[in-house]
RNA sequence: CGCUUAUCAAGAAAGGCUGAGGGAUAAUGGCCCGAUGAAGCCUUGACAACCAUCCACCGCAAGGUGGACAGGUGCCAAUUCCAUCCCGACUUGUCGGGAAGAGAUGAGCU
Numbered sequence: 001c002g003c004u005u006a007u008c009a010a011g012a013a014a015g016g017c018u019g020a021g022g023g024a025u026a027a028u029g030g031c032c033c034g035a036u037g038a039a040g041c042c043u044u045g046a047c048a049a050c051c052a053u054c055c056a057c058c059g060c061a062a063g064g065u066g067g068a069c070a071g072g073u074g075c076c077a078a079u080u081c082c083a084u085c086c087c088g089a090c091u092u093g094u095c096g097g098g099a100a101g102a103g104a105u106g107a108g109c110u
Stems, first nucleotide, its partner, number of pairs: 002109007013044005021033003027084004045076001047074001050072002053068006080102001085098006
């Protein structure tokens, strides 16, 4: 890099260095964050519970369900910020629903 699979409406910030961009992605259009400090790096802290570990129950087993913990990841503006395709409603540009694609993260595989 690629493949499979699960989840993606919840949750959670301070300090230091630095200094202009940022909001994952191909694009476009919106909307927003940012010198009251973006992105990045470091430290500390938090959030969550995918995997691991432990316990209980079920099961012949593979495994499943629930609980505990926080070791490996992850994460800490806005639904993955929103829209693009389809359907519906009405006050005709707004609302609601759905799908596809892309992406993020975990676990596994090549």

The RNA shown here (SAM riboswitch aptamer (S box leader)) has 110 nucleotides and comes from a Flavobacteriales bacterium. Model confidence (mean pLDDT): 81 of 100. It was read from a public genome assembly, where an Rfam model found it.